[in-house]
A computed fold for a 350-nucleotide part of an RNA from a bacterium, annotated as small-subunit ribosomal RNA, central domain. Its Rfam family is "Bacterial small subunit ribosomal RNA". The coordinates come from a structure-prediction model, not an experiment, and the mean pLDDT is 87.
Context: one part of a larger RNA
RNA sequence: UUGGGCGUAAAGGGUGUGUAGGCGGUCUUGUUAGUCUUUUGUUAAAGCUCCCGGCUUAACCGGGAAAAUGCAAGGGAAACGGCAAGACUGGAGGGUGCAAGAGGCUUAUAGAACUCAUGGUGUAGGGGUGAAAUCCGUUAAUAUCAUGGGGAAUACCGAAGGCGAAGGCAGUAAGCUGGUGCACAUCUGACGCUGAAACACGAAAGCGUAGGUAGCGAAUGGGAUUAGAUACCCCAGUAGUCUACGCCCUAAACGAUGAUCACUGGUUUUUCGGAGUAUCGACCCUCUGAGAGACGAAGCUAACGCGUUAAGUGAUCCGCCUGGGUAGUACGACCGCAAGGUUAAAACUC
Numbered sequence: 001u002u003g004g005g006c007g008u009a010a011a012g013g014g015u016g017u018g019u020a021g022g023c024g025g026u027c028u029u030g031u032u033a034g035u036c037u038u039u040u041g042u043u044a045a046a047g048c049u050c051c052c053g054g055c056u057u058a059a060c061c062g063g064g065a066a067a068a069u070g071c072a073a074g075g076g077a078a079a080c081g082g083c084a085a086g087a088c089u090g091g092a093g094g095g096u097g098c099a100a101g102a103g104g105c106u107u108a109u110a111g112a113a114c115u116c117a118u119g120g121u122g123u124a125g126g127g128g129u130g131a132a133a134u135c136c137g138u139u140a141a142u143a144u145c146a147u148g149g150g151g152a153a154u155a156c157c158g159a160a161g162g163c164g165a166a167g168g169c170a171g172u173a174a175g176c177u178g179g180u181g182c183a184c185a186u187c188u189g190a191c192g193c194u195g196a197a198a199c200a201c202g203a204a205a206g207c208g209u210a211g212g213u214a215g216c217g218a219a220u221g222g223g224a225u226u227a228g229a230u231a232c233c234c235c236a237g238u239a240g241u242c243u244a245c246g247c248c249c250u251a252a253a254c255g256a257u258g259a260u261c262a263c264u265g266g267u268u269u270u271u272c273g274g275a276g277u278a279u280c281g282a283c284c285c286u287c288u289g290a291g292a293g294a295c296g297a298a299g300c301u302a303a304c305g306c307g308u309u310a311a312g313u314g315a316u317c318c319g320c321c322u323g324g325g326u327a328g329u330a331c332g333a334c335c336g337c338a339a340g341g342u343u344a345a346a347a348c349u350c
Base pairs, nucleotide, nucleotide: 003322004321005320006319007304008303012318014201015200016199017198021194022193023192025088026087027086028085029084030083031082032081034080035077036076037075038074039073040072041071042070049065050064051063052062053061054060091191092188093187094186095184096183097182098181099180103177104176105175106174107173108172109171110154114150115149116148117147118146119145120144121143125136126135162169163168206247207246208245209244210243211242215241216240220236221235222234223233258317259316260315261314262313263312266295267294268293269292270291271290272289273288274287275286276285299306300305323350324349325348332343333342334341335340
C1' cells in the first nucleotide's frame, strides 16, 4: 500500500461559519469525452492455461491453439453518471400565527451574609485544635445594638429541569439582540449535505496597561506535628480571584462516542408545543411533533455494555490510528510581550 479500525485496547479535530473539492431529491426531452457493447489494429519471443508430440518417465524441449490487460481508431446503446433545456414539491429556505428558555450584551437596582469605620451597652477574655501554640484583647477585644462605607456572590424557587455550536449560562427590572419548537401548507423551487485551507469563538491558570480589592488565597512568614516536615492542621498573607481594553489558545475542552440523511419491536418518566375528547373551566384520557432521562426486543460488542438521543442496518463527506520507550521531545518553520503553543522526527533500546 491493499486492508482493518477509532466509547473503555493506538485512534473523533475543543466548537462553529465556510472556500476549493467530494457527494447529491422527483419527472420529461435532447446530447454524450464517463459507462456498456461490437469490429479492426497493436500489446516481440519466452512464460502462464489447454491440446498434440520428442528424450524409457518426469523435470526439460518442440509444434499448435487460446486467454488476459492496456492503448488507438471505427460502428452501436442511452439504464446509470455528466452536460443542456423544461417542469415538480416531499429536502432546504422564506412568510403568517402562537410558545418556552440561567442563550448573548448594556444599564439600573434589591435583600441576606461578610468586612471596615464611628458611636452605645458591657468586661476579661476571644480565637483556634486531636491537643496546643503563634495570633487578637484593659489604647476595652469577643458578644450585642445603631449609623455609615466597601467589594464579591446571588439562599429558597431548583429539578434526573431549561438554554446555547462548544467553552459555558442562575437575584430583579428595562433596553438591544442571536438561535429554537409547534401550527397553517401561503411563497421560492434542490437553493442541499460534508468540508482540506481560511476565519471566528474558546473554562481555568497566565501575561500587558489602567482601575478595584470585602471574603478567599498560590508564593512567603510564623505556630504546631514529626526522626525530619521545604506538607497535611492552625494564625497571618502578596500575586491572583473582580472591572475595562488587549494578548494567550490549552484541559479528563468527556457522552473519553465527528457531521448529515434514511431504515429497524416496545415500556415508562419528564420539558415545550398542537389536535381530539371531556368540562362552566382546568385536570384526566387518546393521538401527534420537538427535546431531556430510565429500562429493555432484535441486532451489535473481546467483554463491560449500546440499544429510534445506537456502539443496530445502510449511504455521503471530513478528521485520526498502525507495538512500547525515546516523545508530544529534538531540529526547522509559523504564532506569542513572555510563559509557551501548533506542526513534528530519528538514532538507540525492549